[in-house]
Context: one part of a larger RNA
Parts: sequence; structure tokens; C1' cells
RNA sequence: CUGGGCGUAAAGCGUGCGUAGGGGGCCGGCAAAGUCUGAUGUGAAAUCUCACCGCUCACCGGUGAAACUGCAUUGGAUACUGGUCGGCUCGAGGAUCGGAGGGGAAAGCGGAAUUCCAGGUGUAGCGGUGAAAUGCGUAGAUAUCUGGAGGAACACCAGCGGCGAAGGCGGCUUUCUGGACGAUUCCUGACCCUGAGGCACGAAGGCCAGGGGAGCGAACGGGAUUAGAUACCCCGGUAGUCCUGGCAGUAAACGUUGCUCACUAGGUGUUGGUGGAUUCGACCCCAUCAGUGCCGUAGCUAACGCGUUAAGUGAGCCGCCUGGGGAGUACGGUCGCAAGAUUAAAACUC
Repeated sequence: CUGGGCGUAAAGCGUGCGUAGGGGGCCGGCAAAGUCUGAUGUGAAAUCUCACCGCUCACCGGUGAAACUGCAUUGGAUACUGGUCGGCUCGAGGAUCGGAGGGGAAAGCGGAAUUCCAGGUGUAGCGGUGAAAUGCGUAGAUAUCUGGAGGAACACCAGCGGCGAAGGCGGCUUUCUGGACGAUUCCUGACCCUGAGGCACGAAGGCCAGGGGAGCGAACGGGAUUAGAUACCCCGGUAGUCCUGGCAGUAAACGUUGCUCACUAGGUGUUGGUGGAUUCGACCCCAUCAGUGCCGUAGCUAACGCGUUAAGUGAGCCGCCUGGGGAGUACGGUCGCAAGAUUAAAACUC
């Protein structure tokens, strides 16, 4: 390479949108590019294969046949693929109606708690730990009451529950705004799937500029512990954590499971919708669609396990793997203010 693979052994890009490309529903007509078939021409010789023959055999050689799996021209076939024309509605999208939601952005508001400030009451301790000490306190702390300031986060509700492509999203109100779902089956008529490059989004931490700073708290200082203690524990505490604008682009970015479609026993929870039955109405009940859990059949799997939310059975497209270390490193390129990110080897070694 051909292959074989990618939940846990190496391997699914963090996620989406989408360019090229690849793939693509049902019916009919046309043409005949792919495809199939006939004929003709060509496909040098040698080589290969077969038959016979010549060297005593063989190697080697000679004669002949076959073959040269190809190409071109031309005649024909039309199922399939492609092309073109016309049609269809089940894929896809739209319309109307409806309910659910921590989906996103902005503005405003609220209460509890911590801290600080002022005042009242009050007096000798408080705090902290395994035990202590550093620390705070007679300049009146801790405790308690009243008032005020400020920042950050939103107890209960809360759920194996909801929403979002992922990251993620949770006090309340308003405004702006995205998506999904159900019912009707009214419209368009294949408009679809995937997606190399590309573009966008992307936790925490980090960076730049300007604000903010209550609590927490890398670094740092101190107290302990210890043989030591650059830690675990304690007292402090700066960046940071918060806001605005910009950069960065990583993660155990995990379901360690790419996306889409079809098919293949069930049972039982739960969320949202619809229909039926019943009822004064609702619930319970039955059916159905969409989501989210558990158990499990066939099947799959090395096992664990998965099992209509597949890791089953198939189809399409993309990404990725190919023994361990060296190494996600060096060099070079690209990006970045930097930190670094990304792309990505080899020698050598087992």
C1' cells in the first nucleotide's frame, strides 16, 4: 500500500455555519456521455504460455500457435449512473393556530448574608486548632441593637426536571431577540445530506487599556507541624475573581461514543404538546408526536457493557489511527503584545 479499525486497547476535529467536492426520492419522454455488445484497424520484434523440433539431457535455441487483458473508428442495446425536458409529493422548506423553557442581549428593581463606617447597651476577653500560637481587644474588641456605605452571589422552589450547536444558562420585572415542539395538511415542488479549505462561537486561567474591589484568594509575610516542611492546618494578604472594550483559543472542551437517513421485541418513570373516552370541570385511563432516564429481547462486544437516545442491521459524507520511548518535542511556516497556540519530524533506543 491493500486492508483493518476509532466507548474503555492507537484513533471522533471543543462546537456550529458553510465553499469546492462527494452522495442523493417517485413517474414518464428524448438523446446515448459512462456502461454492455458486434465488426474493422492497430496493439513491432524479443519476453511470457502452449505444441512440435535441434544441441546425448538440461540451460539455451528454432518453428508455429495463443496471448498482448489496450486504443481508435464504426454498427447496435438502453436496465442502471450521468445529461436534458415534463410531471409528482412521502424528503426538505413555508403558512396558520397553540402551549413550554435558568436559550441570548440590554436596562431597572429586590431581600438575606459577609465586611466596613457612625452611634447606643455592655466588659474582658475574642478568634483559631488535633492541641496551640501568630492575630484582634481596656485607645473598649467579641456579643447585641439602630442607622448608613459598598461589592459580589442569588437560600427555599430545584427534580435522574428544563433550555442551548457546544462552551454553558438559575432572585424579580420590562424591552429587543434566536431555536425547538405540537395541531391543521393550506402552499412551494427535491429546493436535500455531508462538508477539504474558510468563517463564527468557544469554561477556567492568562494578557492589554480604563473602572471597581465586600467576600474569597495564587504570589508573599507570619504562626504551627516536622528530621526538614519552599506543603497539608491557622492569622494576614497582592494580582485575580466583578464591569466595559480588545486579545488569547486551550480543557478529563467527556456520553472519552462525528453528522444525516432508514430498518429492527418490549416494560417502566419523567418533561412538553395533541387527540379520544369520561366528567359540571379537572385528575386517573387509552392512543400518539417530540425530549429525557432506568431495565431488558434479538443482535453486537475481547470483556465490561451497548441495546429504537445502539456500541444492532444497512446507506452517504467528513475527521482520525497504524508498536513504546524520543515527542505533541526540535526545526521551519502561520497566528499572538506576551504567555504561548497550531502544523509537525528525525537521529537514537527498547
Predicted 3D model of a 350-nucleotide part of an RNA (small-subunit ribosomal RNA, central domain) from an uncultured organism. Its Rfam family is "Bacterial small subunit ribosomal RNA". RNAcentral holds the full RNA, with entries from ENA and SILVA. The coordinates come from a structure-prediction model, not an experiment, and the mean pLDDT is 90.